[in-house]
The RNA shown here (transfer RNA) has 71 nucleotides and comes from a Candidatus Saccharimonadota bacterium. The organism belongs to Candidatus Saccharimonadota, within Bacteria. Its Rfam family is "tRNA". From the family's description: Transfer RNA (tRNA) molecules are approximately 80 nucleotides in length. It was read from a public genome assembly. The coordinates come from a structure-prediction model, not an experiment, and the mean pLDDT is 80.
RNA sequence: UUCGGGAUCGUCUAAUGGUAGGACAACGGGUUUUGGUCCCGUCAAUCUAGGUUCGAGUCCUGGUCCCGAAG
Numbered sequence: 001u002u003c004g005g006g007a008u009c010g011u012c013u014a015a016u017g018g019u020a021g022g023a024c025a026a027c028g029g030g031u032u033u034u035g036g037u038c039c040c041g042u043c044a045a046u047c048u049a050g051g052u053u054c055g056a057g058u059c060c061u062g063g064u065c066c067c068g069a070a071g
Stems, first nucleotide, its partner, number of pairs: 001070007010024004018054001026042005047063005
């Protein structure tokens, strides 16, 4: 330089173009003599800028970053 893949709660991981979910973590409560386990609840995210669409995490274009292949 060219080509391909990827970016979603703090972490990991889902989501046919139609309410962004789950687990762990954190926080609050219950249980327990205390801690742990267990149970209930809460908080928390779509890399960025545009476009298409009634509607975009998803489709299209540019950008940033990461991974791989070729030279």